Molecule: transfer RNA
Organism: Chloroflexota bacterium
RNA sequence: GGGCCUAUGGCGCAAUUGGGAGCGCGCCUGCAUGGCAUGCAGGAGGUUACCGGUUCGAGUCCGGUUAGGUCCA
Numbered sequence: 001g002g003g004c005c006u007a008u009g010g011c012g013c014a015a016u017u018g019g020g021a022g023c024g025c026g027c028c029u030g031c032a033u034g035g036c037a038u039g040c041a042g043g044a045g046g047u048u049a050c051c052g053g054u055u056c057g058a059g060u061c062c063g064g065u066u067a068g069g070u071c072c073a
C1' cells in the first nucleotide's frame, strides 16, 4: 500500500424482511435480614464510531473517513 471483517448503555452481546433500540452483568433507590451475602420491586444510563447519500422511514442499504483485528505484498 491492497483485500476482508468488526464498531450498538460502564463491560459482554442481541436486534428476523428497512418500521417498538433491547438482554445479561454492573450501577442507583426502596423492601426483606441484627449485619453481610442473597432475594424481590422500581429506576437511571444510548450522537447505534464519524460525515454524507438513498428512502415516507436506516442500527440494518450505498459511498467516504477514523479506529481495531486479520490476510496478502
Base pairs, nucleotide, nucleotide: 001072002071003070004069005068006067007066010025011024012023013022019056027043028042029041030040031039032038049065050064051063052062053061